[in-house]
RNA sequence: AUGAUGGAUAUGGGAGAGACUGUGUAAGCGGCGCCGAAGGGGAAUUGCAAAAACUCUCAGGCAAAAGGACCGUACCCGGACG
Numbered sequence: 001a002u003g004a005u006g007g008a009u010a011u012g013g014g015a016g017a018g019a020c021u022g023u024g025u026a027a028g029c030g031g032c033g034c035c036g037a038a039g040g041g042g043a044a045u046u047g048c049a050a051a052a053a054c055u056c057u058c059a060g061g062c063a064a065a066a067g068g069a070c071c072g073u074a075c076c077c078g079g080a081c082g
Base pairs, nucleotide, nucleotide: 006077007076009074010073011072012071013070018032020031021030022029023028033062034061035060039058040056041055042054
């Protein structure tokens, strides 16, 4: 300073896939199927390092609600190039 990348808070948007099924009063314990957008692993071998919306489905999820990668807006922190 017409303040980069980044970060905090608030707020708007934000997909997919079972309101499946056995037992049970319920809690719970199982069975089969499925999703990809919290997180995590792989991608990654070569001296080392290493990303994703790709891949796996460990975790998570499959009416609504909640959550939700990511995107926008406001404001603040911060101070890169010049």
The RNA shown here (Glycine riboswitch aptamer) has 82 nucleotides and comes from Diplocloster agilis.
The model forms 89% of the base pairs in the Rfam consensus.
The organism belongs to Diplocloster, within Bacteria.
Its mean pLDDT, the model's own confidence on a scale to 100, is 77.